Predicted 3D model of a 666-nucleotide part of an RNA (large-subunit ribosomal RNA, domain II) from a Candidatus Micrarchaeia archaeon. Its mean pLDDT, the model's own confidence on a scale to 100, is 83. The source organism's lineage runs through Archaea, Nanobdellati, Microcaldota and Candidatus Micrarchaeia. RNAcentral holds the full RNA, with entries from ENA.
Context: one part of a larger RNA
């Protein structure tokens, strides 16, 4: 892991409610009483009243019938649906055969090394001493795979073995090391102190009790069917949870209140949008000077100019916390229209982790990020589409058929036009609604389209030619000659020609440009709007529209056909509610579903009555067949060998897949 049994809302008390049934101003009880018919006051009391209060006026009553059993239900209280802690406290409880530390008796320690004190001899010496040799054998002393005790590294091997192995390594005469016997016990011991150690257990041992300890937490919690069907939000506690409104259901009652839409009459200061207010702010002007800063005159005193400042004027802008202004939406009221809700009182709930994307606002460099409002959606929604896909796009789902069609698509993969008509794209750009898959400043082009100009009196571009002259304008300057720089920028031939646009010279010089003529032949020049390609252009194994592959099978615009959902539409069947009916029936109208209300019913075990079957073969096993929406049943063989099935009540220890569920057996 599988199979089999077992395995979780139950029982008592006491309320609420519903629903049956008894009797009824009573009803239960043996009885004492209990509940009910009258309340109000703190109470003395009064009473359909009372009670504050001078009074006026107000509060709670007075108009509705209760009590008693019974079943579900739902709440408290009690282990309280089952299961699951760490744990807290108790015992004259067990434990020191492991381990600490101790106390008493043993017992062990190869060999080698080093060579302290002491002590002898010799020399030195006045002593004290001192040197050199010996002799000696100390020592938490050294070397040590000897036994013995350890366990440093290989993060080394092997295993079912928290444990052996192997190389490597400390210690090995001491605080060594063992063998027997003995002591200290759980808030206790023991401890060269590490929260070590005290029986593979220790920041308080183990067993047994108190114990179903307690768990706002985790995990389960058993048949079917049909009706409705949420919430993640407020507000307190408070923050893994509750209570109470909300929002779901069912009962009963009011009844037309609800809810869409048009109108009309009111409220609003938002999007805009202005600048009239306040604040911000650009440029010129006026005006004022009492302040600041600054020149100037003046001996001071002070005057005079300037600029900031202020104030006007005109001009450019800007604002959640600025408004002369102002929509769309919204929000009330009325009235007409179409619609079915609403609103209260009780019963019974879940739900108070939400999440995506659309628009609107705040935080943040961003986020599948956060924090709020509205609206869609998963959640609790099946199907088609988007390539796959909770949260987009269509559209929502009883059953069985046949069509039509959304949304998307229609070359193959793959149902449908390699379909018509006009562009446009040459880059494989593209072949992506969006989520999603990017692209920016610049630059390089290609389509179109509009303005404006210039052309056969020759435009545009090429190419030939010309492009003077006063004069090197004047001033400055070393120089300044067109071209450092400053003023001036005239006139003269002239088809034209700057006192000069650009390179260049120390300064001329030189080279082009404007401008003009010739050639030359027709459309050309300059801005500026849509539109399209390219370059900018970088990420880790191989390129990526779903693929193939397309030059349309891309992209803009228009058209007609198909195909395509459980949508719609028709045909038949089931069920739910409503209406109408006396009844058959007949019509409407609905049948997605979490958590959850409510309703009906399948099945087991036993009991009571009734009815039946059974050795001519009951239960139970197999294994076939019918049959119901469904839990299920029914029958048929076959095993099997003695009990069983209906109906109708009643009682319940009453349904398995799942709890690392529990026993067994495999």
């Nucleotide at each position: 892991g599988c199979c089999a049994g077992g395995g979780a809302g139950u029982u008592g008390a006491u309320g609420g409610g519903u629903a049956g049934g008894g009797c009824g101003a009573g009803c239960c009880g043996a009885a004492a009483g209990g509940c009910g018919g009258a309340g109000c006051g703190a109470a003395a009391g009064c009473g359909a009243g009372u009670c504050c209060g001078a009074a006026a006026g107000g509060g709670c009553g007075u108009u509705u019938a209760g009590u008693c059993c019974u079943a579900c239900u739902c709440a408290u209280c009690a282990g309280a649906c089952c299961c699951g802690a760490a744990g807290c406290c108790g015992a004259u409880g067990c434990g020191a055969u492991c381990u600490a530390c101790u106390c008493c008796u043993g017992g062990g320690c190869a060999g080698g090394a080093c060579g302290a004190a002491g002590c002898c001899a010799a020399c030195c010496c006045u002593a004290a001493g001192g040197u050199u040799g010996g002799u000696g054998g100390a020592g938490g002393u050294c070397c040590g795979c000897a036994a013995c005790c350890g366990g440093u590294g290989c993060u080394g091997g092997u295993a079912u073995a928290a444990g052996c192995c192997g190389c490597u390594c400390g210690g090995g005469u001491g605080a060594c090391c063992u063998g027997g016997g003995g002591g200290u016990a759980g808030g206790g011991g023991u401890a060269a102190c590490a929260g070590g150690c005290c029986a593979a257990u220790c920041g308080a041992g183990c067993u047994c009790g108190g114990c179903g300890a307690u768990a706002u937490c985790g995990g389960g919690u058993c048949c079917c069917c049909u009706c409705c069907g949420a919430a993640g939000u407020a507000u307190c506690c408070u923050u893994a949870g509750g209570a109470u409104a909300g929002c779901c259901u069912c009962a009963c009652g009011c009844u037309a209140a609800g809810a869409g839409c048009a109108u009309a009459u009111g409220g609003g200061g938002u999007a805009g949008a202005g600048c009239a207010c306040c604040g911000a702010u650009u440029a010129u002007g006026u005006g004022u000077c009492u302040u600041g800063g600054g020149g100037c005159c003046g001996a001071a005193a002070g005057g005079c100019c300037c600029u900031a400042g202020c104030a006007c004027a005109u001009u450019g802008u800007c604002g959640a916390a600025c408004u002369c202004c102002g929509a769309a939406u919204c929000c009330a009221u009325a009235u007409g229209c179409u619609u079915u809700u609403g609103c209260g009182u009780g019963g019974g709930a879940g739900u108070c982790g939400g999440g995506g994307c659309g628009g609107c606002u705040g935080g943040a460099u961003a986020a599948g990020c956060u924090a709020g409002c509205c609206g869609c959606u998963c959640g609790u929604a099946a199907c088609c589409g988007g390539a796959a896909u909770g949260g987009c796009g269509g559209u929502a789902c009883c059953c069985c058929a046949u069509g039509u069609u959304a949304a998307g698509g229609u070359c193959c993969c793959u149902a449908a036009a390699u379909g018509c008509u006009g562009g446009c794209u040459a880059a494989g750009u593209g072949c992506a609604a969006a989520c999603c898959a990017g692209g920016a400043a610049g630059g390089a082009g290609g389509g179109u389209c509009c303005u404006u100009c210039c052309u056969a009196a020759g435009a545009c571009a090429g190419c030939c030619g010309g492009g003077a002259g006063g004069u090197a304008g004047g001033c400055u300057c070393a120089g300044a000659a067109g071209c450092a720089g400053c003023c001036a920028u005239c006139c003269u031939u002239u088809a034209a020609a700057c006192a000069a646009c650009g390179c260049g010279u120390a300064a001329u010089a030189g080279c082009g440009g404007a401008c003009c003529g010739g050639u030359c032949a027709a459309g050309g020049a300059a801005g500026g709007g849509c539109u399209u390609u390219c370059c900018g252009a970088a990420a880790a194994u191989g390129u990526g529209c779903g693929g193939g592959g397309c030059u349309a099978a891309g992209c803009c615009a228009g058209c007609u056909a198909c195909c395509g959902a459980u949508a719609c539409a028709u045909g038949g069947g089931c069920c739910u509610u409503c209406u109408c009916g006396a009844a058959a029936g007949a019509g409407a109208a609905g049948g997605g579903g979490u958590a959850g209300g409510a309703g009906g019913g399948c099945g087991u075990a036993g009991c009571a009555u009734a009815u039946g079957c059974g050795c001519a073969g009951a239960a139970g096993u197999u294994g076939g067949a019918g049959u119901u929406u469904g839990a299920g049943c029914u029958c048929c063989a076959a095993u099997g060998g003695a009990g069983c099935a209906u109906a109708u009540g009643c009682u319940a220890g009453u349904g398995a897949a799942u709890a690392u569920c529990c026993u067994g057996g495999u």